[in-house]
This is a predicted structure of a 187-nucleotide RNA (Lysine riboswitch aptamer) from Halobacillus salinus.
It was read from a public genome assembly, where an Rfam model found it.
The coordinates come from a structure-prediction model, not an experiment, and the mean pLDDT is 79.
Formats: sequence, structure tokens, C1' cells
RNA sequence: CGGUGAGGUAGAGGCGCAGACGUCAUGAGUCAUUCACCUGAGCACGGCAAGCUACGAAGGUGAAUAAAAGGGAUGGUCUGCCGAAGGAGCAGAAUGUGAUGUCGUACAUUCUUCUUCUGGUGUGUAUUUGAAGAAAGUCCACACUGUCAUGCAUGCUUUUUUGGGUGCAUGGGGCGCUACUGAUCGA
Repeated sequence: CGGUGAGGUAGAGGCGCAGACGUCAUGAGUCAUUCACCUGAGCACGGCAAGCUACGAAGGUGAAUAAAAGGGAUGGUCUGCCGAAGGAGCAGAAUGUGAUGUCGUACAUUCUUCUUCUGGUGUGUAUUUGAAGAAAGUCCACACUGUCAUGCAUGCUUUUUUGGGUGCAUGGGGCGCUACUGAUCGA
């Protein structure tokens, strides 16, 4: 001087991501309780024990009283951040599913390790969850955007080459990209 860029640090994308707090609506005149009537033997996700039940189980109708959780909207505030975060799968743990206890290889929720997928946002169809025409997840399609690589153009910039910027096209993906630092190789 040139090449590569292990490792480390710091950053960028934007309706950027996630969480906590307040209020409101929905949930819902629903669950549930009591009473009356109809009906007539059972009562839980399954088993066991116990308990309740013809002084009426489960179910249905009517009346009275009457919730809650999850999710959502809004308002800002605060916190953590840029695999932020969100999915899928195996495994483990805890909790719950009756008015009780216990077992569970049933179901649901939460958390954790590991593996794997998605750059981000929006719209739309389908599907899943859900009380829901809310919202969210997933697949697909479209659009926008960010970044890198390649190619083309350029009236801008660089003294010129060249490089940079800008525009267009194609393609890739976050274990990516940019900057600094620094490891290493060659002369």
C1' cells in the first nucleotide's frame, strides 16, 4: 500500500415492534341465584371416592335480581427495544375445566429450553380463534417501503478517470445491511 472482514461497539427502516397504567363500550339482560309451572331420573371432559336428588336430578318456559374474564376502542404517559416481535413443532412445569377430594395418556391457558419460518407496513379473499359485522393468527395475491447485488441512463457532484447521488429494471433476505474499530493475508 492492497485484499478479506473473524470478533466487538454503535446505528438505520416507520401508520416501526412489544409491554404496563386510566377511562369507556361490548361481553349481556348472557352465565348464575331465587320463585312458579311443564317434564320425570339422574347430576362433571373421563374414572374412583364422597355428596345432592320423587320434600323432584338433568332439561324447558316465565318472572325478579344480575355479573365476570379474555378480546377491543380511546387517551396520553411510562418502560424495553430494531428477531424489535409474531408463528409452527417436540419436550418440561404450573393452573383451570362440578359446590369437595383424588387420578388422568381429555381439553384450554400461561411460562421455559431447543429446532424451524417470517425484512417491515397496508389492503383483499379464504380459513382458525372469538359472543361478534370487533380484533388477532395463518396461507395466497396485490401495493408501498427499507436494504444489498447486478445492469442501464443521467442535465447533479467529484480537477479528470473513477466514485457518489438520482431514476428505472431484475433478483436476494434480518445469523441480513451500514459505520467505526480491530483480527488476518499478500507485496